[in-house]
RNA sequence: UACUUAUCCAGAAAGACUGAGGGAAAGGCCCUGCGAAGUCUUAGCAACCUAUGCCAGCUUUAAGCUGGUGAAAGGUGCUAAUUCCUGCUCUUGUACAUAAACACAGGAGGAAGAUAAGAU
Numbered sequence: 001u002a003c004u005u006a007u008c009c010a011g012a013a014a015g016a017c018u019g020a021g022g023g024a025a026a027g028g029c030c031c032u033g034c035g036a037a038g039u040c041u042u043a044g045c046a047a048c049c050u051a052u053g054c055c056a057g058c059u060u061u062a063a064g065c066u067g068g069u070g071a072a073a074g075g076u077g078c079u080a081a082u083u084c085c086u087g088c089u090c091u092u093g094u095a096c097a098u099a100a101a102c103a104c105a106g107g108a109g110g111a112a113g114a115u116a117a118g119a120u
Base pairs, nucleotide, nucleotide: 001119003118004117005116006115007114008113013042014041015040016039017038021031022030023029026086027085028084043079044078045077048075049074053069054068055067056066057065058064059063083112088109089108090107091106092105093104094103
C1' cells in the first nucleotide's frame, strides 16, 4: 500500500516519567485524576516467522496434501470488555390465512479493522 493468504468467543501488567483523554471510524455502550493516551524499564502471554519431529487420514509409490500434537533462543505481535457491541445480505423463532414492514432473541455469510507471513 484500493494486493494475496491465515487468524481474531483462549491467554497475559507492574513500576517510573508525565498529566486528559482513550476504546480505528459512525451509532451505542464503556474505561479514565483510585491516573487516559504517550515514552521508558522490567515482567508475562501467545506460537505468525516455525519442523525435514510425532500421530491420524487422503492421494498414491512419490513425496505431497489435510488435521492434530509439539519446541520458545531470536524477529514481530499482544497483555479492560468476543475485533467491547452493532451497521450490509440471507435466514430461524417469538408469530399471526397470506405477504410486507417493524421490534426482540439467535444462526450463516459479508464489509471494515487488527496482527502475521508474503508480494509490490